[in-house]
RNA sequence: UGGGGGAUGGUGUAACCGGAAACAUGCCCGGCUUUGACCCGGGAGAGUGCAGGUUCGAGCCCUGCUUCCCCAG
Numbered sequence: 001u002g003g004g005g006g007a008u009g010g011u012g013u014a015a016c017c018g019g020a021a022a023c024a025u026g027c028c029c030g031g032c033u034u035u036g037a038c039c040c041g042g043g044a045g046a047g048u049g050c051a052g053g054u055u056c057g058a059g060c061c062c063u064g065c066u067u068c069c070c071c072a073g
Base pairs, nucleotide, nucleotide: 001072002071003070004069005068006067007066010025011024012023013022019056027043028042029041030040031039049065050064051063052062053061
C1' cells in the first nucleotide's frame, strides 16, 4: 500500500436477503437457607465505532474515516 473480515448492554455472542435489538453470564431486589453458595422469581442496563447518504423505515444497503485481526507485496 492492496484485498478480506470484525466493531452491538459490564463481558461473550445473536438479530432470518431493511419493519426497530435478543440470549447467556455478570450486577441489583425478593424467595429458599441458621448464614452463604446452589436453585427459583423479578428488575435495571446497549439504539449498534465516527460522519454523511439512500429509504416511509437502516445493526443490516452505499460513501468516507478511525481502530483491531488475517492474507499478499